[in-house]
RNA sequence: GGAAGUCUUUGUGGCAGGGUGCAAUUCCCUACCGAUGGUAUAGUCCAUGACCCGCUAAGGCGGCUGAUCUGGUGACCUCUCAGGAGGAAUUCCAGAACCGACGGUAUAGUCCGGAUGAGAAAAGACAUUU
Numbered sequence: 001g002g003a004a005g006u007c008u009u010u011g012u013g014g015c016a017g018g019g020u021g022c023a024a025u026u027c028c029c030u031a032c033c034g035a036u037g038g039u040a041u042a043g044u045c046c047a048u049g050a051c052c053c054g055c056u057a058a059g060g061c062g063g064c065u066g067a068u069c070u071g072g073u074g075a076c077c078u079c080u081c082a083g084g085a086g087g088a089a090u091u092c093c094a095g096a097a098c099c100g101a102c103g104g105u106a107u108a109g110u111c112c113g114g115a116u117g118a119g120a121a122a123a124g125a126c127a128u129u130u
Stems, first nucleotide, its partner, number of pairs: 005126006017029003031110002033100002035048004043098002052063004068096005076087004102113003
């Protein structure tokens, strides 16, 4: 230094202001929020996790599950007759959009509940072997 192992810790944010109404943080105007890994820095790309459904004694396996465009820049890459040429961010910058499980309740991404739960994963420790 590498591989497999055990343990510990960490591991989700958000209705401010106004309108209607008997009643709404649920409707309307406006506001606010964005899990994990990858990749040029990502809610909308690729993959993973949570909810839900089926199977299983269990571990687990299978299924289901939302949304982005336009313009600019050019880290970096390739080619070169060495002058340059081409490519390159749905992540950056500008602008304009869009999305958000289930149960409850006046219809909920933001309230209450399952949940002092589960979990992708991150950090650290230990001991063994090579």